[in-house]
């Protein structure tokens, strides 16, 4: 220098046009003499900017970061 993959909550992670699942952790509550355990509840402008569309996490373009391949 060229090419490919990837970015979703504190962490892991599903979702490939129609109001963003789940698990762990944090916080709140119930329970308990106090804890632990158990149960219930609680959180996301989807890396950034633009475009297409009635509608974009998703499609397209350009950036940034990470990983890999070729030279």
């Nucleotide at each position: 220098g060229g090419c490919g993959c990837u970015a979703u909550a504190g962490c892991c992670a599903a979702g490939u046009g129609g109001u963003a699942a789940g698990g762990c952790a944090c916080g709140a509550g119930u329970c308990u003499g106090c804890a632990a355990a158990a149960c219930u509840c609680u959180g996301a402008u989807c890396c950034c900017c633009g475009g297409u569309u009635c509608a974009a996490a998703u499609c397209c373009g350009g950036g940034u970061g990470g990983c890999g391949c070729c030279u």